Overview: Predicted 3D model of a 354-nucleotide part of an RNA (small-subunit ribosomal RNA, central domain) from a metagenome. The coordinates come from a structure-prediction model, not an experiment, and the mean pLDDT is 88. The full RNA is in RNAcentral, with records from SILVA. It matches the Rfam family "Bacterial small subunit ribosomal RNA". Its family is annotated with ribosome and structural constituent of ribosome in the Gene Ontology.
[in-house]
Context: one part of a larger RNA
RNA sequence: UUGGGUCUAAAGCAUCCGUAGUCGGUUUGUUAAGUCUUUUGUGAAAUUGUUAUACUUAAUAUAGCAACGUGCAAUAGAUACUGAUAAACUAGAAACCGGGAGAAGGUAAGAGUAUUCUGGGGGGAACGGUUAAAUGUUAUAAUCCCUGGAGGACUACCAACGGCGAAGGCACUUAUCUAGAACGGAUUUGACGAUGAGGGAUGAAAGCUGGGGGAGCAAAAGGGAUUAGAUACCCCUGUAGUCCCAGCCGUAAACACUGUGGGCUGAGUGUUGCAUAUACUUCGAGUAUGUGCAGUGCUUAAGCGAAGGCGUUAAGCUCACCACCUGGGAAGUACGGUCGCAAGGCUGAAACUU
Numbered sequence: 001u002u003g004g005g006u007c008u009a010a011a012g013c014a015u016c017c018g019u020a021g022u023c024g025g026u027u028u029g030u031u032a033a034g035u036c037u038u039u040u041g042u043g044a045a046a047u048u049g050u051u052a053u054a055c056u057u058a059a060u061a062u063a064g065c066a067a068c069g070u071g072c073a074a075u076a077g078a079u080a081c082u083g084a085u086a087a088a089c090u091a092g093a094a095a096c097c098g099g100g101a102g103a104a105g106g107u108a109a110g111a112g113u114a115u116u117c118u119g120g121g122g123g124g125a126a127c128g129g130u131u132a133a134a135u136g137u138u139a140u141a142a143u144c145c146c147u148g149g150a151g152g153a154c155u156a157c158c159a160a161c162g163g164c165g166a167a168g169g170c171a172c173u174u175a176u177c178u179a180g181a182a183c184g185g186a187u188u189u190g191a192c193g194a195u196g197a198g199g200g201a202u203g204a205a206a207g208c209u210g211g212g213g214g215a216g217c218a219a220a221a222g223g224g225a226u227u228a229g230a231u232a233c234c235c236c237u238g239u240a241g242u243c244c245c246a247g248c249c250g251u252a253a254a255c256a257c258u259g260u261g262g263g264c265u266g267a268g269u270g271u272u273g274c275a276u277a278u279a280c281u282u283c284g285a286g287u288a289u290g291u292g293c294a295g296u297g298c299u300u301a302a303g304c305g306a307a308g309g310c311g312u313u314a315a316g317c318u319c320a321c322c323a324c325c326u327g328g329g330a331a332g333u334a335c336g337g338u339c340g341c342a343a344g345g346c347u348g349a350a351a352c353u354u
Base pairs, nucleotide, nucleotide: 004325005324006323007308008307012322014202015201016200017199021195022194023193025089026088027087028086029085030084031083033082034081035078036077037076039074040073041072042071048066049065050064051063052062053061054060092192093189094188095187096185097184098183104178105177106176107175108174109173110172111155112154116150117149118148119147120146121145122144126137127136163170164169207248208247209246210245211244212243216242217241221237222236223235224234259321260320261319262318263317264316266300267299268298269297270296271295272294273293274292275291276290277289278288279287280286303310304309327354328353329352336347337346338345339344
């Protein structure tokens, strides 16, 4: 290198966009670069095969012919495929139009219950907590009841194998700005596409820097228990943090442990969106049943798989492109490089051992 693999054994980048590259729909003409064929030259000798000759044979040597030398250069042709070029097409892709769906994102305003604190009133001895207790709170009047206020966070029910988003993720209401997908179309462009090394952007939580905020919760810390001990589990407190603005960090069991895109291959049954036919109708943005497309679940045929299982949302049959794997440990460590304020991230060995 060929070959073999990547759900769970080692192995799919956290996700998307996109440069180079690689690959690329249908038809026709031209070309002849790739490709194929003819011929010529060259492609050292030894070596190999064979036919002779020479040593008495053999090994061996010499000569002729052949083979080998997979190439390179030139010559004349072929034109299916690939390429180049010219023209055309619409099944891929994109645009446009239409009425709908959605926790998709940003900004602003408003609302809601509860917790906590607090003003006033009532009330008068316990409260709280646990398996049981204690620490703790309380005659400076708690807990509890009524009523007013402050402040921060959150958004019950609806709520669902439901929806949206590339992933992370997204849930009170209203307004506004922005983006994407599906469906339908007798519309338009005409291969404009797929993937994507480098590169760029986004990226939960925690953490970091500066400035705010701080109700509840709560690493650390203090105390009470438990226990042989208890640096824990349980209880009482409680600071960073959690929240907002600006900027870093760039990682997760970032998981469906399943890269992206296309084609092909059986059924059944839910559910969401759009379209459509029929029936019903309180006539409405209505209901039911069927069908098509797109999503999202379940059960299975074939097939696949070591099995678990997967099974039109494939782990089936195939094509294109990228990433990654090669016994366990040492080790995601050391060294170097690079990024970061730091914490650390990315890249990433070996000796030795088994």